RNA sequence: UGCGAUUGAUCACGGAGUCCGGUGCGGCAGGCGCCGGAGCGGGGGACGAUCCCGGUAGGGGUGAAUGCGCCGGUCGGCGCUAGGGCGAUUUCUUCCGCCCGAACCCGUCAACUAACCCCGUACGUGUGGAAGAAGGAGCAG
Numbered sequence: 001u002g003c004g005a006u007u008g009a010u011c012a013c014g015g016a017g018u019c020c021g022g023u024g025c026g027g028c029a030g031g032c033g034c035c036g037g038a039g040c041g042g043g044g045g046a047c048g049a050u051c052c053c054g055g056u057a058g059g060g061g062u063g064a065a066u067g068c069g070c071c072g073g074u075c076g077g078c079g080c081u082a083g084g085g086c087g088a089u090u091u092c093u094u095c096c097g098c099c100c101g102a103a104c105c106c107g108u109c110a111a112c113u114a115a116c117c118c119c120g121u122a123c124g125u126g127u128g129g130a131a132g133a134a135g136g137a138g139c140a141g
Base pairs, nucleotide, nucleotide: 011126012125013124014123018038019037020036021035022034023033024032025031039121040120041119042118043117044116050111058109059106060105061104062103067080068079069078070077071076083100084099085098086097087096090134091133092132093131094130095129
């Protein structure tokens, strides 16, 4: 000086997945577990009205993740696609570029739905192109 790995911090990304308090573990710190709460997210659940269906070929839920074609005995693979995300002052629009287009769960059962009831609060990563408009902040006069 270069490359690689690991750990921590800071700043960011997908996502609901953040914060506070108590307590235990740890020599201490970092941290981790448990309990409670706030915030955020999800499910169930009336009348009335409405929307629809289903009845085994089941039906339904979270999610952007749906559908089509081809190869293939299957597993799976390829291409496209509804839809979704990123490219960093806050938001919006346009262009350009790069990606995702999965997975899991309930268990014969659920439209919506006030009261009410229940559940989750993880995990995984590292982008930084351009133009215009609006708004805001700071500084100076």
Predicted 3D model of a 141-nucleotide RNA (c-di-AMP riboswitch aptamer (ydaO/yuaA leader)) from an uncultured candidate division WPS-2 bacterium. The prediction has a mean pLDDT of 77. It was read from a public genome assembly, where an Rfam model found it. It matches the Rfam family "c-di-AMP riboswitch aptamer (ydaO/yuaA leader)". From the family's description: This family represents a conserved RNA structure found upstream of the ydaO and yuaA genes in Bacillus subtilis and related genes in other bacteria.